[in-house]
Context: one part of a larger RNA
RNA sequence: CUGGGUGUAAAGAGUUGCGUAGGUGGCAUAAUAAGUAGCUAGUGAAAUCUGGUGGCUCAACCAUUCAGACUAUUAGCUAAACUGUUAAGCUCGAGACCGUUAGGGGUAACUGGAAUUUCUAGUGUAGGAGUGAAAUCCGUAGAUAUUAGAAGGAACACCGAUAGCGUAGGCAGGUUACUGGGACGGUUCUGACACUAAGGCACGAAAGCAUAGGGAGCAAACGGGAUUAGAUACCCCGGUAGUCUAUGCUGUAAACGAUGGAUACUAGCAGUUUUGGGUAUCGACCCCCAGAGUUGCGAAGCUAACGCGUUAAGUAUCCCACCUGUGUAGUACGAUCGCAAGAUUAAAACAU
Numbered sequence: 001c002u003g004g005g006u007g008u009a010a011a012g013a014g015u016u017g018c019g020u021a022g023g024u025g026g027c028a029u030a031a032u033a034a035g036u037a038g039c040u041a042g043u044g045a046a047a048u049c050u051g052g053u054g055g056c057u058c059a060a061c062c063a064u065u066c067a068g069a070c071u072a073u074u075a076g077c078u079a080a081a082c083u084g085u086u087a088a089g090c091u092c093g094a095g096a097c098c099g100u101u102a103g104g105g106g107u108a109a110c111u112g113g114a115a116u117u118u119c120u121a122g123u124g125u126a127g128g129a130g131u132g133a134a135a136u137c138c139g140u141a142g143a144u145a146u147u148a149g150a151a152g153g154a155a156c157a158c159c160g161a162u163a164g165c166g167u168a169g170g171c172a173g174g175u176u177a178c179u180g181g182g183a184c185g186g187u188u189c190u191g192a193c194a195c196u197a198a199g200g201c202a203c204g205a206a207a208g209c210a211u212a213g214g215g216a217g218c219a220a221a222c223g224g225g226a227u228u229a230g231a232u233a234c235c236c237c238g239g240u241a242g243u244c245u246a247u248g249c250u251g252u253a254a255a256c257g258a259u260g261g262a263u264a265c266u267a268g269c270a271g272u273u274u275u276g277g278g279u280a281u282c283g284a285c286c287c288c289c290a291g292a293g294u295u296g297c298g299a300a301g302c303u304a305a306c307g308c309g310u311u312a313a314g315u316a317u318c319c320c321a322c323c324u325g326u327g328u329a330g331u332a333c334g335a336u337c338g339c340a341a342g343a344u345u346a347a348a349a350c351a352u
Base pairs, nucleotide, nucleotide: 003324004323005322006321007306008305012320014203015202017201018200022196023195024194026090027089029087030086031085032084034083035082036079037078038077039076040075041074042073043072049068050067051066052064053063054062055061093193094190095189096188097186098185099184100183101182105179106178107177108176109175110174111173112156117151118150119149120148121147122146123145127138128137164171165170208249209248210247211246212245213244217243218242222238223237224236225235260319261318262317263316264315265314268297269296270295271294272293273292274291275290276289277288278287301308302307325352326351327350334345335344336343337342
């Protein structure tokens, strides 16, 4: 390489949202003949190979115009099922339209109450805080507690849920504006417009970086008190970056369902969200059916086992990505990107 694989052994890229090239592609008619199949002819050197025969005592080896192979290629003819191409179509895939509908989907502005902290004023007096126990710490310059008021920032208790939405990251007080996607029903329209997707573009938690703001609480670093043999920790008292906002950068996570996307098929049971229909009813609920999600268990089947099991890790097809003993190493060098931190790409010697 072939092959075999990728939930947990090596291996699914963070998302693939937009999508280029490429690969693949629904039903049916006609034509064509590029692929495809058959036939004929030419070429397919020699050596080599296969069968036969012969020569070295045999064999290896050698010879042999005796036969064949050399699985190929060129030209012509024929066929037209399949693939391709062309022409004209179809509606089941896909999309559009109309109606209904659920939602923490996104962005911006405005706004609410509880709590923490600080400040001002009142009441009030000796403690408070903290721990396994203490101490550092705060307090007679009046703390803690309590009452009233003010300021400011951040986060939104209950509802709240293996419940919802989003491609993923993620999204939760309330109101308004703008805005993306989905589901169901109708079958009105287009008529294969589809799937995947190397490169590319876009998005991408937290931490970090740059500039300008902001700073209540929390809190890397740092200081102090303890613990301890030591204690660069765990515990305690403080506390700066940061956490928040705007703009830009970074581009990584156990970015996880450790499970790429699409389509079709293959027993069920139970819960839940949502849509439609039926039944019932004065009406709502209840009950039944269908669709779209989501969760638990399970037939067949699969799996090394664990387990998965119509949301597959089952049965198949298409496309992409990735793996090939371990360490060295996701490192060195080089390259690209970045302000930097670093990221991406990515070896070898050697050892075993």
Model confidence (mean pLDDT): 81 of 100. A computed fold for a 352-nucleotide part of an RNA from an uncultured Candidatus Saccharibacteria bacterium, annotated as small-subunit ribosomal RNA, central domain. Rfam family: Bacterial small subunit ribosomal RNA. Its family is annotated with ribosome and structural constituent of ribosome in the Gene Ontology.